[in-house]
RNA sequence: GAUUUAUAAAGAAGAGGCGAGAGACAGGCUCAUUGACCCUCUGGCAACCUGGAAAAUCCAAGGUGCCAAUUCCUGCCGGUUGAAAACAUUGUCUACCGGAAAUAUAAAUU
Numbered sequence: 001g002a003u004u005u006a007u008a009a010a011g012a013a014g015a016g017g018c019g020a021g022a023g024a025c026a027g028g029c030u031c032a033u034u035g036a037c038c039c040u041c042u043g044g045c046a047a048c049c050u051g052g053a054a055a056a057u058c059c060a061a062g063g064u065g066c067c068a069a070u071u072c073c074u075g076c077c078g079g080u081u082g083a084a085a086a087c088a089u090u091g092u093c094u095a096c097c098g099g100a101a102a103u104a105u106a107a108a109u110u
Stems, first nucleotide, its partner, number of pairs: 001110008013042005021031003025075004043067003047064003050060004071102001076099005082093002
């Protein structure tokens, strides 16, 4: 790097450093010199592994991880609803529901 499986509407700070963008990608919409993002230290959370208890659940926090916004929203398919047009049908737009895809994290395999 690849594959498979599981999870993703909860949870989680402060200081120092650096300096211009950042939130995967596209469109939005947010955050950002009252210094974001990123790095270091301390602190915390608890998804998976690990350990404990008879244990689905609870506890611990050793290994990864995580600590703005539902994975920030949407992005493909199906359904419901309302709106405009309107002879009828198809389609368009708003809101909501479900299933995928993509992404992220963990474990196993390669």

Predicted 3D model of a 110-nucleotide RNA (SAM riboswitch aptamer (S box leader)) from Arthrospiribacter ruber. Taxonomically the source falls in Arthrospiribacter (Bacteria, Pseudomonadati, Bacteroidota, Cyclobacteriaceae). The coordinates come from a structure-prediction model, not an experiment, and the mean pLDDT is 83.